c-di-GMP-I riboswitch aptamer from Sulfurovum sp., 77 nucleotides, folded computationally.
NCBI's taxonomy places the organism under Bacteria, Pseudomonadati, Campylobacterota, Epsilonproteobacteria, Sulfurovum.

């Protein structure tokens, strides 16, 4: 340096609930808290799925739904 596997002990993220704000909605952001969980639960909306709006066409959301791409951490081989 590359690759494979494992680990939730420490450290990290943060579900749900709560408060405030944004949005037509789905949903999103911030704060505090946090074992519901996560070895990428870091980032990207590229493909699929699901959800919202719409007569349709389309537009939007979801990466903590699946896959893919990309950048990383500890231990061991």
């Nucleotide at each position: 340096c590359g690759u494979u596997a494992u680990u939730a002990a420490a450290g990290g993220c943060a579900a749900a609930g709560u408060a405030c704000a944004c949005g037509a909605a789905a949903g999103u952001g911030u704060a505090a808290u946090a074992u519901c969980g996560c070895a990428a639960a870091g980032c990207c909306a590229u493909g699929g799925g699901u959800c919202u709006u719409u007569c349709a066409a389309a537009a939007g959301a979801u990466u903590g739904c699946c896959a893919g791409g990309u950048u990383g951490u500890a231990u061991a081989g």